[in-house]
RNA sequence: UACUCAUCAAGAGCAGGUUGAGGGACUGGCCCGAUGAAACUGCGGCAACCGUUAGCUAGACUAAAAAGGUGCCAAAUCCUGUGUUUUACACAAGAUGGGAG
Numbered sequence: 001u002a003c004u005c006a007u008c009a010a011g012a013g014c015a016g017g018u019u020g021a022g023g024g025a026c027u028g029g030c031c032c033g034a035u036g037a038a039a040c041u042g043c044g045g046c047a048a049c050c051g052u053u054a055g056c057u058a059g060a061c062u063a064a065a066a067a068g069g070u071g072c073c074a075a076a077u078c079c080u081g082u083g084u085u086u087u088a089c090a091c092a093a094g095a096u097g098g099g100a101g
Base pairs, nucleotide, nucleotide: 003099004098005097006096007095008094013043014042015041017040018039022032023031024030026081028079029078044073045072046071049069050068052064053063054062055061056059077093082090083089084088
């Protein structure tokens, strides 16, 4: 990188650190940003995908905790895009995790 499965309106951030202009995937919007963007570092937190523990119904199960592996911590995945019977639903795209090659 391509395939498959699940989830995505909840939740959680500071620095009296480095640095210095971009960032929110992409399109069009709309926002955030010199009262400091992104990145990195430190510390903290959220969640419960994997993992752990317990149960029996033995599963695509339920419950618990949060040591470990990821992930995440402005705005609904910020909105939007394609379709339909258009205050909506479904899909696509994207993100994260698990699986398999």
Predicted 3D model of a 101-nucleotide RNA (SAM riboswitch aptamer (S box leader)) from Propionispora vibrioides. Of the family's consensus pairs, 90% are formed in the model. RNAcentral holds the sequence, with entries from Rfam.